Small-subunit ribosomal RNA, 5' domain from an uncultured bacterium, 515 nucleotides, folded computationally.
Context: one part of a larger RNA
RNA sequence: GACGAACGCUGGCGGCGUGCUUAACACAUGCAAGUCGAGCGAGAGCCAGCUGAGGGGUAACCCUCGGCUGGGGACAGCGGCGAACGGGUGCGUAACACGUGGGCAACCUGCCCCUGACACUGGGAUAACCCCGGGAAACCGGAGCUAAUACCGGAUACUCUCGGCCGAUCACAUGGCUGGCCGAGGAAAGGUCCGCCGGUCAGGGAUGGGCCCGCGGCCUAUCAGCUUGUUGGUGAGGUAACGGCCCACCAAGGCGACGACGGGUAGCUGGUCUGAGAGGACGACCAGCCACACUGGAACUGAGAUACGGUCCAGACUCCUACGGGAGGCAGCAGUGGGGAAUAUUGCACAAUGGGCGAAAGCCUGAUGCAGCAACGCCGCGUGAGGGAUGAAGGCCUUCGGGUCGUAAACCUCUUUCGGCAGGGACGAAGCGAUCAGUGACGGUACCUGCAGAAGAAGCCCCGGCUAACUACGUGCCAGCAGCCGCGGUAAGACGUAGGGGGCGAGCGUUGUCC
Numbered sequence: 001g002a003c004g005a006a007c008g009c010u011g012g013c014g015g016c017g018u019g020c021u022u023a024a025c026a027c028a029u030g031c032a033a034g035u036c037g038a039g040c041g042a043g044a045g046c047c048a049g050c051u052g053a054g055g056g057g058u059a060a061c062c063c064u065c066g067g068c069u070g071g072g073g074a075c076a077g078c079g080g081c082g083a084a085c086g087g088g089u090g091c092g093u094a095a096c097a098c099g100u101g102g103g104c105a106a107c108c109u110g111c112c113c114c115u116g117a118c119a120c121u122g123g124g125a126u127a128a129c130c131c132c133g134g135g136a137a138a139c140c141g142g143a144g145c146u147a148a149u150a151c152c153g154g155a156u157a158c159u160c161u162c163g164g165c166c167g168a169u170c171a172c173a174u175g176g177c178u179g180g181c182c183g184a185g186g187a188a189a190g191g192u193c194c195g196c197c198g199g200u201c202a203g204g205g206a207u208g209g210g211c212c213c214g215c216g217g218c219c220u221a222u223c224a225g226c227u228u229g230u231u232g233g234u235g236a237g238g239u240a241a242c243g244g245c246c247c248a249c250c251a252a253g254g255c256g257a258c259g260a261c262g263g264g265u266a267g268c269u270g271g272u273c274u275g276a277g278a279g280g281a282c283g284a285c286c287a288g289c290c291a292c293a294c295u296g297g298a299a300c301u302g303a304g305a306u307a308c309g310g311u312c313c314a315g316a317c318u319c320c321u322a323c324g325g326g327a328g329g330c331a332g333c334a335g336u337g338g339g340g341a342a343u344a345u346u347g348c349a350c351a352a353u354g355g356g357c358g359a360a361a362g363c364c365u366g367a368u369g370c371a372g373c374a375a376c377g378c379c380g381c382g383u384g385a386g387g388g389a390u391g392a393a394g395g396c397c398u399u400c401g402g403g404u405c406g407u408a409a410a411c412c413u414c415u416u417u418c419g420g421c422a423g424g425g426a427c428g429a430a431g432c433g434a435u436c437a438g439u440g441a442c443g444g445u446a447c448c449u450g451c452a453g454a455a456g457a458a459g460c461c462c463c464g465g466c467u468a469a470c471u472a473c474g475u476g477c478c479a480g481c482a483g484c485c486g487c488g489g490u491a492a493g494a495c496g497u498a499g500g501g502g503g504c505g506a507g508c509g510u511u512g513u514c515c
Stems, first nucleotide, its partner, number of pairs: 001514003005511005012381006018374002020339001025337003029334003034081003039078002046071011088292003098216007107209002112205007120154004129144001131142004160185008169176002190197002218264003225255003230252006237245001267289004271282004294315005317328004345371001347370003353367001354365004384414004394405004418456001420451005428442001431439002459504005464485003470499005480487002
């Protein structure tokens, strides 16, 4: 000098930041991922019309129950897209994990953009629903009906894929690119408010990813040898793709004092702190990458996961149970217990930015925007300004003359920041929305104006030397102080108190850690 700090004393306001560094300990409760009716069937309550029965009324008509039609659309279901993003944490990891520079002639890429071509013709189911049954529940079984942009055939498809043949060309080993012929295989879906929105195949782009390599960045030799899928080959499998990735066989290799192997520690980086720099230390907030989601294992779906709020198995733990069996996973946002020196609200809003779905309206969004708490940090402001000596009173010291606190106070004149009260009152919205109506969480906030009145606002540490600031009294190696040197045993500038002084100031000290 610095800090995600803590502790002690003290504490007026604002702006902007920051806030579990420990138990990746366990979690009550609520919320954090849905959306589309312009893909599909069905459709409760409700409203309207017609109508049947009953009741009331002289009548118009009213009430109750039921049937049919229409409107409307809740809940649930099939289907599509999303749920692999966003958010959290740092366990593991010394590794192509990260950084940087390259390579892929060894690869994939939903939605988006561009180009070209196409969308013909059939079929059978199934959930919802209804009926029956089982179960305490979670949920499950059976029978029957039905739709689709759900599913499955057939047709067509030069460019696609596979196989064969012929040619041109490039080169960096396997090879790449391209032209022609033949054979085989593979598509599709409709909706609509008539504007359009979608579907399929092929090529290109963009974006995002996958794989490989050079180099770089911890400690330890009181770890010296390590290795059998090990190192290489052939074949087969697997993958989007290369590969000992996996398998069979064959060979006996591969790594190592330029530190293999083992042990310890650790997410990496942009950066941050310090330092004149070189360097050293660190990796909180923000940003990129990685890893993880109760612990361990596994795959499914999908363009993408080996999937935090999906599935299955095993385990520990917690909960429900009718004892047969079930349910759960805050390292999301709040919040609770616990641990700890120590770290916040079970807040408001989708108005803005961004994301998902939708043609749109819109819905969802603890991302985000804001507010709350905390002097935790940085920065700004205030606690008044000018005048005022007979130098008041009082305190302290005194050589008793006086000195000092001290222009300090009182008193006079003035100002009104901040805070308080009152009135007005935003930008953020040139947005969104249908051109309309309307639409701001923050917020009656910022800001502006007015009112009152110096009025409501100062402490903390130190004063032996280092180191800026001295006297008195008390104490008497006691009580105590202390970062180091050292003070205290009767005149202590070092202990305690007081007066005075020095330093910093809404802070000041102490402790811890790094330079």